The prediction has a mean pLDDT of 82. Predicted 3D model of a 530-nucleotide part of an RNA (small-subunit ribosomal RNA, 5' domain) from Candidatus Shikimatogenerans bostrichidophilus. It matches the Rfam family "Bacterial small subunit ribosomal RNA". Rfam links the family to the GO terms ribosome and structural constituent of ribosome.
[in-house]
Context: one part of a larger RNA
RNA sequence: GGAUGAACGCUAGCGGCAAGCCUUACACAUGCAAGUCGAGGGAAAUUAUAUUUAUCAAUUUAUUGAUAUAUAUAAAAACCGGCGAACGGGUGAGUAAUACUUAUGUAAUUUACCUCUUGUUAAAGGAUAGCCUAAAUAACUUUAGAUUAAUACUUUAUAAUAUUAUAGAUUAUUAGGAUUUAUAAUAAAAGAUAUUUAUCGACAAGAGAUAAGCAUUUGUCUGAUUAGCUAGUUGGUAAGAUAAUAGCUUACCAAGGCAUUGAUCAGUAGGGGGCCUUAGUGGGUGUACCCCCACAUUGGUACUGAGAUACGGACCAAACUCCUACGGGAGGCAGCAGUGAGGAAUAUUGGUCAAUGGAGGAAACUCUGAACCAGCUAUGCCGCGUGUAGGAAUACGGCCUAUGGGUUGUAAACUACUUUUGUAUAAGAAUAAAAAAUCUUUUAAAGAUAUAUUGAAUGUAUUAUACGAAUAAGUAUCGGCAAACUCCGUGCCAGCAGCCGCGGUAAUACGGAGGAUACAAGCGUUAUCC
Repeated sequence: GGAUGAACGCUAGCGGCAAGCCUUACACAUGCAAGUCGAGGGAAAUUAUAUUUAUCAAUUUAUUGAUAUAUAUAAAAACCGGCGAACGGGUGAGUAAUACUUAUGUAAUUUACCUCUUGUUAAAGGAUAGCCUAAAUAACUUUAGAUUAAUACUUUAUAAUAUUAUAGAUUAUUAGGAUUUAUAAUAAAAGAUAUUUAUCGACAAGAGAUAAGCAUUUGUCUGAUUAGCUAGUUGGUAAGAUAAUAGCUUACCAAGGCAUUGAUCAGUAGGGGGCCUUAGUGGGUGUACCCCCACAUUGGUACUGAGAUACGGACCAAACUCCUACGGGAGGCAGCAGUGAGGAAUAUUGGUCAAUGGAGGAAACUCUGAACCAGCUAUGCCGCGUGUAGGAAUACGGCCUAUGGGUUGUAAACUACUUUUGUAUAAGAAUAAAAAAUCUUUUAAAGAUAUAUUGAAUGUAUUAUACGAAUAAGUAUCGGCAAACUCCGUGCCAGCAGCCGCGGUAAUACGGAGGAUACAAGCGUUAUCC
């Protein structure tokens, strides 16, 4: 000099774009953050509208209102079922290698939804939740009986280019690869609709895409005042497990394997793209954004599923907190806000699904603290302003003085002008929006035409008019390094200080004043890195 997720002191007009618990992976009140589908299913609490009948009341005497009953339509709590909840969001505790990174392999593998292709969608059955009845319980909740449905569940049929076994063939790179023949065995389904020659589904198979798993390779902090470490350890055979290879697991056999090219042990640490610095080599760093990994009070376990060993799922154990009728129960903010604690220190218990994206749905649409916005903070970067021009042989005042004058200083006053900004009024339903949807045309799809609706931010941005220099400058320094000097006070005192060093009676170094220098809505100090 540059830099920072900064803090502190003094000061402060505005806007744009970013950033914002670095400390206790400490504890958490409250609300919200994952639902959706009635075009899978029964049932139907309840609500709205319309209608039927009855009763009562009012009066306009054929209408209105209230109650009850029944029907229809629409919505719909709870329940079964499907899909989603493994994404998105957070944090960096652990991890020095089951991580990350570079380059490969997979002839050792899986992949829901999606795209393309081929074929199929047949026959039957028994339950169960809910509702109802009864019982137990403080609560959480549980038990028994009766009864009912499905795209829930079960059985049967059929099926090849699927799988397995046996016997072959071609190709190929050793290998469980690819192509292919014969025989035998095994495994399937679900329907819905208010577009019914349709649409959405279901099942089997092939290919793709996407997403992963596994293996090998390159690089990856400090300590030798850590020198030996290892017994499923290293390898083989066989079996099991897995989507799949493998000591991944087990039995048996052998005695190996790693290490001064640093094993093992200990400490520290998420890794990378990047970021800071530097002429470069290097050094430092990993906040925000993107990719990967790990974790979800601590430890362990599996279930479901295409996918989890699952943050807002389950079970067990532990600590802690809460409720209790003492028998027993409930909970997990490292999601968004917010609270306490810790700390030098870090924000609102905000708005909206309008856009983008996600889940479900045929769709309308619903949900979405993702996201988009707004609020707070000079935390940073960038931009703008705090006026412009003229104006004295230079006012007053201040300061200095050789008392002549010098300086503050064209600075002010004063004159003329401008209005960024500001205040007021008005305009502005701006842009960000095109789709989805509906209608018509089209054999159908794609596509095209037409019609109509939807904005949180927001009365915001912006524009116009009026007014009036009006509303807006500080901070640090001035002995040398290092730009900027005099007076007064103090008298080795009070104090200053990054280094050298100042101060003991003429201090440009302390304190004040005037003046000056630097930067400027900031300036200085502290901390850390180059």
The sequence was found in a public genome assembly.